The prediction has a mean pLDDT of 88. Predicted 3D model of a 345-nucleotide part of an RNA (large-subunit ribosomal RNA, domain IV) from a Pseudomonadota bacterium.
Context: one part of a larger RNA
Formats: sequence, structure tokens, C1' cells
RNA sequence: CCCUCGUCAAGGAACUCGGCAACUUGGUCCCGUAACUUCGGGAGAAGGGACGCCUCCUGCCGUGGUCGCCGGAGCGCGACAAAGCGGCUGGGAGGCCGCAGGGAACCGGCCCAGGCGACUGUUUAACAAAAACACAGGUCUCCGCGAAGCCGUAAGGCGCCGUAUGGGGGCUGACGCCUGCCCAGUGCCGGAAGGUUAAGGGGAGGGCUGCGAGGCCCGAACCGAAGCCCCGGUGAACGGCGGCCGUAACUAUAACGGUCCUAAGGUAGCGAAAUUCCUUGUCGGGUAAGUUCCGACCCGCACGAAUGGCGUAACGAUCUGGGCGCUGUCUCGACGAAGGACUCG
Repeated sequence: CCCUCGUCAAGGAACUCGGCAACUUGGUCCCGUAACUUCGGGAGAAGGGACGCCUCCUGCCGUGGUCGCCGGAGCGCGACAAAGCGGCUGGGAGGCCGCAGGGAACCGGCCCAGGCGACUGUUUAACAAAAACACAGGUCUCCGCGAAGCCGUAAGGCGCCGUAUGGGGGCUGACGCCUGCCCAGUGCCGGAAGGUUAAGGGGAGGGCUGCGAGGCCCGAACCGAAGCCCCGGUGAACGGCGGCCGUAACUAUAACGGUCCUAAGGUAGCGAAAUUCCUUGUCGGGUAAGUUCCGACCCGCACGAAUGGCGUAACGAUCUGGGCGCUGUCUCGACGAAGGACUCG
């Protein structure tokens, strides 16, 4: 010096990206416990007190008995009951010792506020455990059974020895309040008409060849499916949800008006947000001091409603900010121990 431990004056997070690590707390009984809440919870909330040993008093339960009754003799009924032992960390009083009585060991630190995800679960075997996946619940859609869908060239199999309260697929993700407008494009669904459209049918007409009968070809009209065009529907289908100018008796702003464009111009709710570039926006709170945090405002570069919107008790080895407690994290280091390193053998 390294590693793993132990102890520390005064201070107590000043350390640091960050209390990372370590310390604190810790058991049992009693008292006592807030907001909020889905009335279950939150709760071990928080915060307090007690705990060893000796002597005495005392309660309840169990185990230990005695006597009596009956033409009925029982696992019967009734009365009265002592000690001892065991149990209830039972209750009470007095005393003893130590720094310390859950004397060792096992054995929660706590609180406030916010983001995300409802929750228990699942995951990158060897850098990620999460706000990712899943999830009950919601909704759309396909499928009538030799089902749809899937595997296989097929036979065959799964689905299912199931049958729409079933099975497959997509999206969303407890619960509460809700989920606006656009069907022009794309998709899907419907549409006995019409247009277009292949093989095929059809043969007007024509070519070659043969003396010829004929043979071989080309071929217009017309008749010909699905598809496409066309006509409709459909958003918890893919998706989309405007611009400029003016206007009120201070100013400012614009409920109001004009105009252009669109399929329609973003409703509710939320908003500098896991989204805000400018930006450390502005104001308020917290600090002596706060690019973080919380509450507001709204000019939303570029939130927004099942690629769900906004809330939400409980839950979380989650993420963020604050506080109490406590500490070698630090001021700032010191000493000690085991094992290494090192020297000698």
C1' cells in the first nucleotide's frame, strides 16, 4: 500500500451526478395514530411507554377431593371445598444490581409532494427489472362447423372429442368521468344497372394452296367472369383535424366582421409536460443562495380523446424534489484487527 472488518473528539450531507456506501431503526405487550379512500385500506402510519432478578398479596382456567340424594344406580344430580403442580410473559405492592434487563443472536429508519404504470405477476441466461411485456376489463372484426385460422406437396393434424355465453385475429389496458368533427384519398363492406376486360363462343370478310372436292390460316360485329371504373356505407378501419386582414370612448386585447382555402378545420379535458425550440419563459412556494422540484399562467416551435384524454385509493428492489432521524460520505484524518503485498528463511 491492497482487501475485509472494528472504534472515534467537535461538526452532521458541508461529500457527491445522487446520502452511493455505511450508520440509524429493529423483538413482544400496552397507549396512540392524519390527509385521503374503491370503506377493504392507508396502519407496524406517525409518536410514546414497558421489558432483568428477589419477596409478598391476588384473579381466572386445568389437574388433584369429601359428603348427600334415588325401590330408577347413571359417563346421573346437588352442596361444600384445602394444599400442591401446570397454564394465563395474568394483575398489584415492595425491594436488589449494573453504564446498559428484547443485556448475546435473529430482528422495519420514518415522513411530505410529484411523474409513470392500476394491482400480484413477466423480461434482455453473461452490462438494462423498467414508465417495457402480461393482466382482468373495454371494443372492433372474422367464423354455422368437413367453421374461421394455423402446420403440411398430400394424407393427415391442431382448433376440438369444442359449437357463437364458443373459437381466431386486431387495438386498448383495473376503476371513475368521458371518448368530439372529417368517408375527399387508402382499406374494408354492400350494390341483379352501366363502362372496360381474358380464354372461349361467334363468324361478316379475307389470305395461301389444290384441276377440283377440299385443305391450312387470318379475322370485324356480337355473346363472354372475377377485377377495375362507377354508386353508396364505414373511424375503438389506415389516417386527417387551416390561413390572412380589420374591429370596443386610455392603452391593450378582441366576444364581433370580412376574405381565401379544405373532406373537415382540434370539442371536452390537460398544458414550458417522460411532449416547450426560444427557455434557467413569467409569477408564487420552498433555500441565505434553487438550469432541478411543487403550484399557477397559456405565446401548445411540435398535447388531445381506445397508436385513448383527464383523474384516481392501494401497490412499486421504479423515477424526481423536499424534510426529520442518523452517521467516517465529508471538514480530515487517526488508531486497531484478520488476510495479502514486501523482507528473511

RNAcentral holds the full RNA, with entries from ENA.